[in-house]
RNA sequence: GGUUUUCAAGGGCAAACUUAGAGCAAUCUAAGGACGCAAAGCUAUAGGGGCCAUCCGUUGUGAUGGCUAGCCAGUUGCCAGA
Numbered sequence: 001g002g003u004u005u006u007c008a009a010g011g012g013c014a015a016a017c018u019u020a021g022a023g024c025a026a027u028c029u030a031a032g033g034a035c036g037c038a039a040a041g042c043u044a045u046a047g048g049g050g051c052c053a054u055c056c057g058u059u060g061u062g063a064u065g066g067c068u069a070g071c072c073a074g075u076u077g078c079c080a081g082a
Base pairs, nucleotide, nucleotide: 012037013036017032018031019030020029021028022027035070041075042074043073047072048071049068050067051066052065053064054063055062056060
């Protein structure tokens, strides 16, 4: 230097929970913490599902606003192999 082999390699994110803060709430943000994830990257104005609040002399397959993508999904992408 080459070839071969190896549970690849380099890595990434962060559930529950705790503390602090925001919110009526669903939930979110930060720190800690790892249950897990090949998209647990992004998207709530592609669509569906779920959750919260308010309203109605209509009680509904209701309306309005909010939340959830680590529910399904849409979309973009690293490495390796074929």
A computed fold for an 82-nucleotide RNA from a Bacillota bacterium, annotated as c-di-GMP-I riboswitch aptamer.
NCBI's taxonomy places the organism under Bacteria, Bacillati, Bacillota.
It matches the Rfam family "c-di-GMP-I riboswitch aptamer". From the family's description: GEMM was predicted in a large-scale screen for bacterial structured RNA regulatory elements.
The sequence was found by an Rfam model in a public genome assembly.